[in-house]
Context: one part of a larger RNA
Formats: sequence, structure tokens, C1' cells
RNA sequence: CCGCGGAGAAGGAACUAGGCAAAUUAAUGCUGUAACUUCGGGAUAAAGCAUACCGCAGUGAUGCGGUCACAGUAAAUAGGUACAACCAACUGUUUAACAAAAACACAGGGCCCUGCAAAAACGUAAGUUGACGUAUAGAGCCUGAAACCUGCCCGGUGCUGGAAGGUUAAGGAAGGGUGUUCGUCGCAAGACAAAGCUCCUGACUGAAGCCCCAGUAAACGGCGGCCGUAACUAUAACGGUCCUAAGGUAGCGAAAUUCCUUGUCGGGUAAGUUCCGACCUGCACGAAUGGUCUAAUGAGUUGUACACUGUCUCCUCCGCGAGCCCG
Repeated sequence: CCGCGGAGAAGGAACUAGGCAAAUUAAUGCUGUAACUUCGGGAUAAAGCAUACCGCAGUGAUGCGGUCACAGUAAAUAGGUACAACCAACUGUUUAACAAAAACACAGGGCCCUGCAAAAACGUAAGUUGACGUAUAGAGCCUGAAACCUGCCCGGUGCUGGAAGGUUAAGGAAGGGUGUUCGUCGCAAGACAAAGCUCCUGACUGAAGCCCCAGUAAACGGCGGCCGUAACUAUAACGGUCCUAAGGUAGCGAAAUUCCUUGUCGGGUAAGUUCCGACCUGCACGAAUGGUCUAAUGAGUUGUACACUGUCUCCUCCGCGAGCCCG
């Protein structure tokens, strides 16, 4: 010097990214207990008091009297607390061995499919799961307790329905043609040429699909611009115009989303890029890719206070064990 443990004057977070670590608290009984709340909770809230031994009385809880100490849950074991915000309702699950979370799940909500030899899934098949179940069932997808709600757009993509028209495969096929040549004619060259076979072509016929017509957004998704206008100014309830399928409603908003930005104002501090409350100019929130709010819950994230402390001012001492030195 290092590791583990113990103690510390005065101060008490000045440390630090951050109270990380440590300290505080702690048991039992009694008193007492706020906001908020889904009336269950919150709550061991908070805050305070008592605690040993001996004698007597009492079945006992306990009461009365007495004794000692600085100290009686005398050692050990045994919540620090409060306030505010974000996220996720909650208990739960997870990256075995760098992530435990705001991620996953969840009860609840919704859409869609499926009438049973079900849909869906595995398998070439037989067959099996679904299920010895039957729509209050089963499968898939999304959302994620409760409360208040969930706006507009079907033009694109998807899905569902429709079937008049257009397009359209294999197959079928009238007709036409290629090769071959029975036969007839011809002196010959050759000409004509039935049937069959062969190869090619082919009017026409020909389903679904697509085009087309509708519906559908808790399907995938989307949800504007410019200009002018009020008797101070500013702003624009109002008007004009262009475009669109429709132009973002309620609510929320510098937010886990805000670039400019340490926005501006207020609060807290002596001093606050964080935090809380507002504002709205939302670069680029927004309604089950859910919106807003919320008691309870959280080894979650952020800010603050009290208590507490060697985290620090600023280090010191002690114990044990290494290192180190000697053998």
C1' cells in the first nucleotide's frame, strides 16, 4: 500500500453523474394517524410513550410498593421517513453467464374466421391435434384493470359481397394447310386426286382470377396550403381562393415526443441546462399502431425535504488477513 471489520472532534451531502457505499430506523404493547381513494385501502402512515428485577394482592390481564445502573426489546435477530412528477393498473414473466425494465404476460375490451368429417395446425398419405369439445365453444389478430371516451376519410392496399360487360388457360373444335399416295389419265415427264395416317394452323367454345360495381378503418393506413379582414396596436370570430378520399374532433402538449431551446412566465435555491405549475409558436401529440385521467402496487426513472451518517472538508486510530522483510 491492499482486502475485510470496528471507532471518531467540529461540521453534516459541502462528496458524486447520482447519498453509490455506509449510517439511521427496527421487536412487543399502548396512544395516535393526513392528503387522496376504485371506500377495500393509504397505514406499521406520520408522530409519541412504555419495556429490567424484588415483594405484596389477584386464577389472570394487571395494580400497588420497593431496588440498581449512563443504559432494562441492556447481547443477537428485526422497516429510515415524507412530498411531487413520469411510465406500467395490479401479483406475475424475461436476455442460464454484462440489460429485471417503461419490455412480455395479465384480467378486461374489440375485430375476424369456424355449424362439426368445423375452422386452424402437422403429415406425400393413412391419420392425428383441435376435442371424447360444439358458437357462453375453438382458432387467428390487435388492444391491455377500472373511470370518461374512442372524431373525419373507403381515393390507394387488403378483405368481403356482386356478376352484366371486357380480358383469359388447359381442353374441345368447324375450316385450312404440310408429308405420304389407292386410283384415273398420259409414250414419258407429269397432271388430277378419294380415304387414312401424320404434322401444323385454327373461326368458335372455355372457369376462377384481373379489370369492373359496391361494402368495410378496434382492416393496412391517411387526417392541407395561400391571401385578406374588427374605430390604438395586436389578433382574427369572418371572407376569398387552390388542392384533397378526408383535411386532426375531444383530450393532452417544450412532453420517455420540442430542432431552434438553458423557449417565456411562475414556484422551489444564496445561486437550478434538472424538477414542479402554467403558456401553446405541436421542427415532428392525438384517440384500441388507443387518447386522457387515476387510488393501490414497483429491487423502475426523475426532482425535493427531514433524519442519518468518514460520501466529503481531511483524514486519523484500532483488530484480523494478505502483500512485503527475515528464516
A computed fold for a 327-nucleotide part of an RNA from a marine metagenome, annotated as large-subunit ribosomal RNA, domain IV. The prediction has a mean pLDDT of 85. It matches the Rfam family "Bacterial large subunit ribosomal RNA". The full RNA is in RNAcentral, with records from SILVA.